[in-house]
The prediction has a mean pLDDT of 82.
Transfer RNA from a Phycisphaerae bacterium, 73 nucleotides, folded computationally.
The sequence is in RNAcentral, with records from ENA.
NCBI's taxonomy places the organism under Bacteria, Pseudomonadati, Planctomycetota, Phycisphaerae.
Rfam family: tRNA.
RNA sequence: CCCCAGAUAGCUCAGCGGUUAGAGCAGGGGACUCAUAAUCCCUUGGUCGGGGGUUCGAAUCCCUCUCUGGGGA
Repeated sequence: CCCCAGAUAGCUCAGCGGUUAGAGCAGGGGACUCAUAAUCCCUUGGUCGGGGGUUCGAAUCCCUCUCUGGGGA
């Protein structure tokens, strides 16, 4: 320098262009227990990497930049 994949909650990841962006773990509260753990219930937490474009409507499609991983030279 070229090609490919990825960036979504604190972490690991889902998410046909259309209802309010979700799950598990973690955090907070409660139930259970003599108590702890386990289990169960409730719940907090997101400018969907940045900027622009297309569209009535974008996490999703297009362009560009940044970062991460892999491959090639």